This is a predicted structure of a 72-nucleotide RNA (transfer RNA) from Sediminibacterium sp. The coordinates come from a structure-prediction model, not an experiment, and the mean pLDDT is 83. Rfam family: tRNA. Its family is annotated with triplet codon-amino acid adaptor activity in the Gene Ontology. The family's RNA type in Rfam is transfer RNA. RNAcentral holds the sequence, with entries from ENA. Lineage of the source: Bacteria > Chitinophagia > Chitinophagales > Chitinophagaceae > Sediminibacterium.
RNA sequence: AGUAACAUAGCUCAGCGGUAGAGCAACGCUCUGAUAAGGCGUAGGUCGUAGGUUCAAUCCCUUCUGUUACUA
Numbered sequence: 001a002g003u004a005a006c007a008u009a010g011c012u013c014a015g016c017g018g019u020a021g022a023g024c025a026a027c028g029c030u031c032u033g034a035u036a037a038g039g040c041g042u043a044g045g046u047c048g049u050a051g052g053u054u055c056a057a058u059c060c061c062u063u064c065u066g067u068u069a070c071u072a
Base pairs, nucleotide, nucleotide: 001071002070003069004068005067006066007065010024011023012022013021018055026042027041028040029039030038048064050062051061052060
């Protein structure tokens, strides 16, 4: 320098056009003599940035930023 992939909750990741989810973590309750585990619940997201397409975009297209891999 070129090519490709990825960016979603604190962390690891789903979600391939129709109002965004799980596990772990956090908090509350329950259970126990107590702790852990278990059970129930709560909170936590401008879906990396800026545009475009569409009745409707996390999803499709483009720009930029960052990370990773490959080639030179």